[in-house]
RNA sequence: GGGCGAGUGGCGGAAUUGGCAGACGCGCUAGACUUAGGAUCUAGUGGGCAACCGUAAGAGUUCAAGUCUCUUCUCGCCCA
Numbered sequence: 001g002g003g004c005g006a007g008u009g010g011c012g013g014a015a016u017u018g019g020c021a022g023a024c025g026c027g028c029u030a031g032a033c034u035u036a037g038g039a040u041c042u043a044g045u046g047g048g049c050a051a052c053c054g055u056a057a058g059a060g061u062u063c064a065a066g067u068c069u070c071u072u073c074u075c076g077c078c079c080a
Stems, first nucleotide, its partner, number of pairs: 001079007010026003019063001027045006046053002056072005
C1' cells in the first nucleotide's frame, strides 16, 4: 500500500427486517437475612438539577438510521 471484519452505559454483550436504544449477565447502590461478613432474596441503576443529550467522528438517503451509502479515525486478521 491492498482486502476483510469490528467500534453501543462502569465491563461483557443484544437490538440480524430501518420503527420504544441499551434486553440479558457482571458490577454498583439501598433494603431483608446475619453477632459481623460472605452467600441468597427483593428493588433500583446510561449522562444531566432540569430542559435536553447519548451507538468512534463527520456528511448523505429517508417520515424515521446503532442498522443503508460516502469520507475519516482507532483496533484485529489476511495479502504484498
Predicted 3D model of an 80-nucleotide RNA (transfer RNA) from a Candidatus Obscuribacterales bacterium. Its Rfam family is "tRNA". Rfam describes the family as follows. Transfer RNA (tRNA) molecules are approximately 80 nucleotides in length. Rfam classes the family as a transfer RNA. The RNAcentral record of the sequence draws on ENA.